């Protein structure tokens, strides 16, 4: 200078912090499951260091050596068949059993054990050895004695071994010979940090040796010694896991001196002699592990790891133990012992794959009982050349890495096929077919390497292999995994919390992009996903880079030891530091660059880097180290103040309590109310008088003091600290503080007092379902002293100690100073509370008494439970304190704040909510719904308010949707449709009835005459049809809260944010109504207006309505004429708005009162219902998605049934009677409405129900229609009655095809229950309760219901404590499905 750092999901109604799980990447000696063309390099028992059959992995040198063997030639000898045989001797060549050298220490394996100088680094040996090599000096003179082989005897199954006698050497041994060796006790010189070292000098002792090959140079080879090289030994410095629930460890132990070994030092070993050595910087025990260059990951710091290749160890079936040898205590050597396998004649004897291949076992799991020494290295040999499971090659495995390849251009009719679908078409798709090319790779054939060092010849495992060339031929070669969000990539069916998925959150209960399958899609590709492990992400142990008020964390405190860290100035020093230089920091690998295999993996050159360790030379600001000095940190000294600061002793009154005496009589005590307790044996009040403990009212105060628990009457003593102000003294003496030691509430504990009161336990009486409590009356240890012990508390400011520093008000305690002289005032010091900025903080809130800024030391945290538990130690008498885990098991646990919902919080306000009142209902009877129960069915829905006289404004048939029986199957009902021209009515037979048979009749409309519409019938097929399910898939309507006053919203403000502000607050209102204020300004849905009925009044019109004057008329009547006056009636206006006055009150808003007025503050009433809530009702008014039924779950008919009845319950209605019944008179007085398949009038006839009859009306005109309570008057007199009127009987009416199941009236007779209602619990505040009656709709008929409508016509409301339900603020919360809510413990 350049490169380089990435985050998601999951805790909540929503947010934010805090904190865990989880996931996206990479990496592997892997395993397993789909699948699989090809070729290059690579890897390849991670587990039982388990046992191992078979084969090979160590030999070699005849140019040490006798020898024996064969072959050749030669040269004797005997036999004869005269070219044969036997037997000798010399040559030569070839083999090799033994003697001899040398090699077996090395290549190769494994990793058990080892925590160590075993590794790595980097230094030492003046304490050391090194065969073969290299080089340099000298040197080999002359004897000797054996011994394998071999014979020969013997033992033994065998393995093997024993005597006896012959022999050889480069074996083996004396003697000379000899130093530069070595050993002794000298010196001389020079080095060294120290024992000492090196080089020289004389003297005395002592130690070698081998030959062989050649003709012959010569070579190989031997002895001593130097020196190099190579390897090996030893030491030292630093680094090297985990536990302290391991805290002490050592007798050869630490050191000396002597001796001993040993290549060497060295308690290594041994003796004597001393008593010493290891540790809190962690010894000693315990687990665990070969260690290192590397590898993997990671932005690095760092975590984890040690396969393969490479350095070092260490081992070789287990432990042990020398030999040979330079080199070993020795993998394919010995020798002892164990254990296991094999042979055995029982006596005895052989073996060691953790070489290389292979077998057996174990395991999820890892190869061939293969070629070759061509090359490359290794032994031996002069050489030739033997031997090499080191190696080089092949074989097996997709185990990694890395390459190519399964065609390629063209090709729309966008083909069939699949899939979906709104039916229209989209997608699969240029994919495919088709055409027209290429040959990687494949097959076949040809030709054919490089590896070879070479120079004439020979010599290649791999291998006829690479690479070329020719020909064939698209022809043999694609799969796996996901597609709900992290995370790229959808839809359909199936399925129905089942079968499954699933890393994490989580999906699946009938519409599942999350299961399974398909069709499509993404992503990688001969792979791809799964499991396993290890870095990362996770700043989730935080060096880099984390916290500790409320999240997990501050030690109850203090005093102090180690230890950490420390003022100002001045000198030196150079251990930290910093900078140069050199050594090293193996090679492989990493990275840069370059080159070869076509490329790439791979392989090869440079380089660069290796952050370390050593030695050196400087530097000297800062740390340290040594000297000197200083005074502000710290402390001393005199001088003074405050204080419940501690320890012992003594002294006081008040007040329980008990004893004693008087007075005095019946309670007393307690308690929400009682009991239990005390009391006539005299309590309880009250008076004296004593006794005994124990705490000290007022003063008392976020005053004070003290380290912290803590400390409170008033004296005495004795004693600790703190503040001031002075500046006389020391001269950094200080800060903190692991271990340690004390101090340390209440409670408990030991022992000995003491005991008024007060009170665990424990008794009894309440309360309750129960009360092992709360509350009452007892009452025991404790509390109280003395001395011990225990050692914990929400030991709290939930906040460690010190030191600096950094705005300010404002109390309040103890000094000091100036001024005044007397209180204020102003200055500063300590302390000890409020508020507040800057900043911090997750957010609350901290703020000079920090949770701001900075430093120095100490303690503790690292998801949640398990669990502060086990277990082990300490301590304690005990009780238990202290230290203190893990399995298991979840995926959140947790802080702060915010919205809302609760609350037997809190403030404020409303409301027939409560109270005040009125008149019911819960009890009789009957009507009507409902459960339940029945039953062929008693169809269905509706359940707290907000189902239950609700859907039903009306179930005999029908309705109807239930049962039972009889029928129908393109259908009762729609569209389309070949053909057809009828159908319909009617009469008649059979049948319950639908329905069948029979007869009778028999098309209409228009035309441009082709035909076209309407209608009936009608094969077949598409389709009709469901009151079948799903109100929890929906629409649309509706109920509630509630006619409550509230619900939002844009801009802007504030808050990280969720939100918050406006909406809150003072007032005022039925009201978020209106005033004022106010970081808010303004809208918007909602309130009110604005619509209608009413309550006055004007105008205007004037029938069917009305009649005041005028007329006429009648037994009477607006009958008539008229009238437009009043009522009324239909339109239109007016009127009310706090306008007006007066108090109040902020001069407002409103609020009281008045005047006026028909009406007065919203004049009554209604109609209107805001965001949203109940998964509230409704698939059965209706529309509707899925789903089911289709000769039935559709649809026709009868006849049932919906009207059953041991019950229980809502809701009315009729009563229970005298405010009454009856019976008479008085045609007392309305409103609102219907009326044509209709309302029905007079007038007759019934006692009546109601019946003939038909007037008049489609309606301000006729009709229903008589209103009733009420009035006046007679009776009944308080009874189950002249109350009541239910059941029942009979005789009747009325509807209607049809009243039996199962309708309504009437007549007369019959005269049950009920004498005012238990707990509970409804409605109503004025024309309201309440009470009389009228009408309507539904409907042939049926009304106590339902809507509606006038008459008569009240009482009470003090208030707002309390019960419900609402609203606004506010507080709490562990709720948010919001208290019908969380959630705790038992048992199943």
């Nucleotide at each position: 200078c350049c490169c380089u750092u990435a985050g998601a999901g999951u805790u909540u109604g929503a947010u934010u912090c805090u904190g865990g799980c989880u996931c996206a990447g990479g990496a592997c000696g892997a395993a397993c499951g789909c699948u699989g063309g090809c070729g290059g390099c690579g890897u390849g028992c991670c587990u039982a260091a388990c046992a191992c059959a078979u084969g090979c992995a160590a030999g070699u040198c005849g140019a040490a050596c006798g020898g024996a063997g064969a072959u050749u030639u030669u040269u004797g000898g005997a036999g004869c068949u005269u070219g044969c045989u036997c037997u000798g001797g010399a040559a030569a060549u070839c083999u090799u059993a033994g003697u001899g050298g040398c090699g077996g220490a090395c290549g190769g394996g494994u990793g058990a054990g080892u925590a160590a100088c075993g590794c790595g680094u980097g230094a030492g040996u003046a304490a050391c050895c090194u065969g073969c090599c290299u080089u340099u000096c000298a040197g080999a003179g002359g004897g000797g004695a054996a011994u394998a082989a071999c014979a020969a005897u013997c033992u033994g199954a065998a393995a093997a071994g024993a005597u006896u006698g012959c022999u050889a050497a480069u074996a083996c041994c004396g003697c000379a010979u000899a130093a530069u060796g070595u050993a002794c006790a000298g010196u001389u010189g020079u080095c060294g940090c120290a024992u000492g070292g090196c080089a020289g000098c004389a003297g005395u002792a002592c130690c070698a040796a081998a030959g062989g090959a050649g003709c012959a140079a010569u070579c190989c080879g031997c002895u001593g010694a130097g020196a190099g090289a190579u390897g090996g030994a030893c030491u030292c410095g630093c680094g090297u896991c985990c536990g302290a629930u391991u805290a002490a460890c050592u007798a050869g132990u630490u050191g000396g001196u002597g001796a001993g070994g040993u290549a060497a030092c060295g308690g290594c070993u041994c003796a004597c002699c001393a008593a010493g050595g290891u540790g809190a910087c962690g010894a000693u025990c315990g687990g665990u592990a070969g260690c290192c260059g590397g590898a993997c990951u990671g932005a690095g710091a760092g975590g984890u790891u040690g396969a393969a290749c490479g350095g070092c160890c260490a081992c070789a079936u287990u432990g042990g133990g020398a030999c040979u040898g330079a080199g070993a205590c020795a993998c394919g050597g010995c020798c002892c012992a164990g254990a296991c396998u094999c042979c055995u004649a029982c006596g005895g004897g052989a073996g060691g794959c953790a070489g290389c291949a292979g077998u057996g076992g174990g395991g999820g799991a890892u190869a061939u009982u293969g070629c070759a020494c061509a090359a490359u290295g290794g032994g031996g040999g002069g050489a030739a050349c033997c031997c090499u499971g080191a190696u080089g090659c092949a074989g097996c495995a997709a185990c990694g890495c890395c390459g190519c390849g399964u065609g390629u251009g063209g090709g729309a009719a966008g083909a069939a096929g699949g899939u979906u679908u709104u039916c229209g078409g989209a997608u699969u798709g240029u994919a495919a077919a088709c055409c027209a090319c290429u040959g990687u790779u494949c097959u076949u054939a040809g030709c054919g390497a490089a590896g070879a060092a070479a120079g004439a010849a020979a010599u290649g495992a791999c291998g006829g292999u690479a690479a070329c060339u020719a020909a064939g031929a698209a022809g043999a070669a694609a799969g796996c995994u996901c597609c709900g969000g992290c995370u790229a990539a959808c839809u359909a069916c199936g399925u129905g919390c089942c079968a499954g998925c699933a890393g994490c959150c989580g999906c699946g209960g009938u519409a599942a992009u999350a299961c399974g399958u398909a069709g499509g899609g993404a992503g990688c590709g001969a792979g791809c996903g799964u499991u396993g492990u290890c870095c990362g992400g996770a700043u989730u142990u935080a060096c880099u880079g984390g916290g500790u008020g409320u999240a997990a964390a501050g030690g109850g405190u203090g005093c102090g030891u180690a230890g950490g860290c420390g003022g100002g100035c001045c000198c030196u020093c150079a251990a930290g530091u910093c900078a140069g230089a050199c050594g090293u920091g193996a090679a492989a690998g990493c990275c840069a660059u370059a080159g070869g295999c076509u490329c790439a993996a791979c392989c090869u050159g440079u380089g660069a880097a290796u952050u370390g360790c050593g030695u050196u030379u400087g530097a000297a600001a800062c740390u340290g180290a040594g000297g000197g000095u200083c005074u502000u940190g710290a402390g001393u000294g005199a001088a003074g103040u405050a204080g419940a600061g501690g320890u012992a002793g003594g002294c006081g009154g008040a007040a329980u309590u008990c004893c004693c005496g008087g007075u005095g009589u019946a309670g007393c005590g307690g308690u929400g109310a009682a009991a239990u307790g005390c009391g006539u044996a005299g309590a309880g009040a009250u008076c004296g008088g004593g006794a005994g403990g124990a705490a000290c009212a007022c003063c008392a105060g976020u005053g004070g003091c003290g380290a912290a628990g803590g400390c409170g009457g008033c004296u005495u003593a004795c004693u600790g600290g703190a503040c001031u102000g002075u500046a006389a003294c020391u001269g950094a003496c200080g800060c903190u503080g692991a271990g340690g030691c004390g101090c340390g509430a209440a409670a408990g504990u030991g022992u000995g007092g003491g005991g008024a009161g007060c009170a665990a336990a424990c008794a009894g009486g309440a309360u309750u379902a129960g009360a092992u409590a709360c509350c009452c009356u007892g009452g025991u240890a404790g509390u109280c002293c003395a001395c011990g012990c225990c050692g914990u508390a929400a030991a709290c400011g939930a906040u460690g100690a010190g030191u600096a520093c950094u705005a300010g008000g404002u109390g309040u305690c103890g000094g000091g100073g100036g001024u005044u002289a007397c209180c204020c005032c102003c200055c500063u010091c300590g302390g000890u509370g409020c508020c507040g900025c800057a900043g911090c903080u997750a957010a609350c809130g901290c703020a000079u008494u920090a949770a701001g800024u900075a430093c120095u030391c100490c303690g503790c945290c690292u998801g949640g439970g398990g669990a502060g538990u086990a277990c082990g130690c300490u301590c304690g008498c005990a009780a238990g304190a202290g230290u203190g885990a893990a399995a298991c098991u979840c995926a959140a646990a947790g802080g702060a704040a915010u919205u809302g919902a609760c609350g037997g919080g809190g403030a404020c306000c409303c409301g027939c909510a409560c109270a005040a009142g009125u008149a019911g209902c819960g009890g009789a009877g009957c009507a009507u719904g409902u459960g339940g129960u029945u039953u062929a069915a008693u169809u269905c829905g509706a359940c707290g308010c907000a189902a239950c006289g609700c859907g039903a404004a009306g179930a005999a048939c029908c309705u109807u949707a239930c049962c039972a029986a009889g029928g129908c199957u393109u259908g009762a009902c729609a569209u389309u449709g070949a053909a057809u021209g009828a159908c319909c009515a009617c009469u008649u037979c059979a049948g319950a009835g639908a329905u069948g048979g029979a007869g009778c009749u028999u098309u209409c409309c228009u035309u441009u005459c082709g035909g076209g519409g309407a209608c009936a019938u009608g094969a077949a097929a598409a389709c009709a049809g469901g009151u079948g399910g799903u109100g929890c898939a929906u629409g649309g309507c509706u109920g509630u809260c509630g006619u409550c006053a509230g619900c939002u919203c844009g801009u802007g403000u504030c808050g990280u944010g969720a939100g918050a502000u406006g909406u809150u607050g003072g007032g005022u209102u039925a009201a978020g109504u209106c005033c004022c204020g106010c970081a808010a300004c303004g809208a918007g849905c909602g309130c009110a207006a604005c619509c209608c009925c009413u309550a006055u009044c004007c105008u205007a019109u004037g029938u069917u309505a009305c009649c005041a004057g005028c007329g006429g008329g009648u037994a009477a009547u607006g009958c008539c004429g008229g009238g437009g006056a009043c009522u009324c009636a239909u339109a239109g206006g007016a009127g009310a708005c706090u306008g007006c006055c007066a108090a109040g009150g902020a001069c407002a808003a409103c609020u009281u009162g008045g005047a006026g007025g028909a009406a007065g503050g919203c004049g009554g009433g209604g109609a209107u219902g805001a965001c949203g809530u109940c998964a509230a009702g409704u698939c059965a008014u209706c529309a509707u998605g899925c789903c089911c039924c289709u000769u039935a779950u559709g649809u026709c008919u009868u006849g049932g049934g919906c009207u059953a009845c041991a019950c229980a319950c809502g809701u009315a209605c009729u009563a229970c009677a005298a405010u009454g019944g009856u019976c008479g008179g008085c045609a007392a007085c309305a409103g609102a409405g219907g009326g044509a398949a209709g309302c029905g009038a007079a007038g007759c006839c019934g006692u009546g129900a109601g019946g003939c009859a038909g007037a008049g009306c489609a309606a301000a005109c006729c009709c229903c229609a008589g209103a009733a309570a009420c009035c006046c008057g007679a009776u009944c007199u308080c009874a189950g009655u002249u109350c009541g009127g239910a059941u029942u009987g009979c005789a009747g009416g009325c509807u209607g095809c049809a009243a039996c199941u199962c309708g309504c009236c009437u007549g007369c007779a019959u005269g049950a229950a009920g004498u005012c209602g238990g707990a509970a619990u409804c409605g109503c505040u004025a024309g309201u309760a309440a009470u009389c009656g009228c009408a309507g709709g539904u409907c042939a008929g049926c009304a106590u219901a339902c809507u509606g409508c006038g008459g008569u016509g009240a009482a009470u409301a003090c208030g707002u404590u309390c019960c419900c339900g609402g609203g606004c603020c506010u507080u709490g919360c562990a709720c948010u499905c919001a208290c019908c809510g969380c959630c705790c413990g038992u048992c199943a």

This is a predicted structure of a 1388-nucleotide RNA (small-subunit ribosomal RNA) from an uncultured bacterium.
The coordinates come from a structure-prediction model, not an experiment, and the mean pLDDT is 84.
Rfam family: Bacterial small subunit ribosomal RNA.